[in-house]
Context: one part of a larger RNA
RNA sequence: UUGGGCGUAAAGCGCGUGUAGGCGGCCAUGCAGGUCCGCUGUGAAAACUGGAGGCUCAACCUCCAGAGGUCGGUGGAAACCGCAUGGCUAGAGUCCGGGAAGAGGGGACUGGAAUUCCCGGUGUAGCGGUGGAAUGCGCAGAUAUCGGGAGGAACACCCGUGGCGAAGGCGGGUCCCUGGGACGGUACUGACGCUGAGACGCGAAAGCGUGGGGAGCGAACAGGAUUAGAUACCCUGGUAGUCCACGCCGUAAACGAUGGGCACUAGGUGUGGGCGGUGUCAACUCCGCCCGUGCCGAAGCUAACGCAUUAAGUGCCCCGCCUGGGGAGUACGGCCGCAAGGCUAAAACUC
Numbered sequence: 001u002u003g004g005g006c007g008u009a010a011a012g013c014g015c016g017u018g019u020a021g022g023c024g025g026c027c028a029u030g031c032a033g034g035u036c037c038g039c040u041g042u043g044a045a046a047a048c049u050g051g052a053g054g055c056u057c058a059a060c061c062u063c064c065a066g067a068g069g070u071c072g073g074u075g076g077a078a079a080c081c082g083c084a085u086g087g088c089u090a091g092a093g094u095c096c097g098g099g100a101a102g103a104g105g106g107g108a109c110u111g112g113a114a115u116u117c118c119c120g121g122u123g124u125a126g127c128g129g130u131g132g133a134a135u136g137c138g139c140a141g142a143u144a145u146c147g148g149g150a151g152g153a154a155c156a157c158c159c160g161u162g163g164c165g166a167a168g169g170c171g172g173g174u175c176c177c178u179g180g181g182a183c184g185g186u187a188c189u190g191a192c193g194c195u196g197a198g199a200c201g202c203g204a205a206a207g208c209g210u211g212g213g214g215a216g217c218g219a220a221c222a223g224g225a226u227u228a229g230a231u232a233c234c235c236u237g238g239u240a241g242u243c244c245a246c247g248c249c250g251u252a253a254a255c256g257a258u259g260g261g262c263a264c265u266a267g268g269u270g271u272g273g274g275c276g277g278u279g280u281c282a283a284c285u286c287c288g289c290c291c292g293u294g295c296c297g298a299a300g301c302u303a304a305c306g307c308a309u310u311a312a313g314u315g316c317c318c319c320g321c322c323u324g325g326g327g328a329g330u331a332c333g334g335c336c337g338c339a340a341g342g343c344u345a346a347a348a349c350u351c
Stems, first nucleotide, its partner, number of pairs: 003323004007305002012319001014202004021195003025088007033081002035077007042069001048066007091192001092189003095185002104178007111155001116150007126137002163170002207248006216242002221237004259318006267296011279284001300307002324351003333344004
């Protein structure tokens, strides 16, 4: 490379928006670039293949034919691809409806419980901590308890096998601003679609810069224990950090370890949202449909485990990625970053 693959063996980019490109619904007409057919030109000789012949055979040589091109010219076909024009509504989108559901995002304000600290009251000898202790705190009055105050962070119950978001992720309450999806109606647009190399944006935690904040927790650090030792596990303290604003970083077991889209392929059962019907309006019951989210399972698939209308089944389109282990996600170079480092990414050698 041809292939074969990517849930767990190597392999799905952390996620999105989207450029080029690739691919693309139904009908009609036209063109004839692709495509197909006929004729024709050319594809030197040698070589090659087939046949015949010549050196006594063969090698070798001679003759005849064939083969060999994404090729040129010309005439034709019009199904498919393409192009042009016109039309369509099943894809896609807009609109409307009543609003409803939702920890979706941003900002402001605000609440109570608890911890800690400060002040005051009561009160006295311990408290704390552990496997047991000790360090530590306490007669300068601690712990406990009551009242008052300060401050920061997180939001018990509700809470769900629940919901929302593209992913990361999102949970006290109120208000303001704001994104998206679903359902129903069928009014409108008329293929406007899918994917997406580059690019751009978002992106947990930790970390970095500047300024603030700092209750609890707590890397580092100190002490007490444990131990042969104990740079640990346990205990007492405790700085960065954790919080806020702005700016960086750009990683993860960023996981469903499963890229996106469309179509098709048994059922059973639960749950969230919406619509319709039914019973009397409501609460609600039953039935059906659409969207989401779980479990169990037929066929099928799978090395097995398992997956199974939310596929890992059956097909099509597009992107990414893999190619024995170590060396190594390293070196070098380049790009990015304040740095930490990130992205891209080998080889020698070795098994």
Small-subunit ribosomal RNA, central domain from an uncultured bacterium, 351 nucleotides, folded computationally.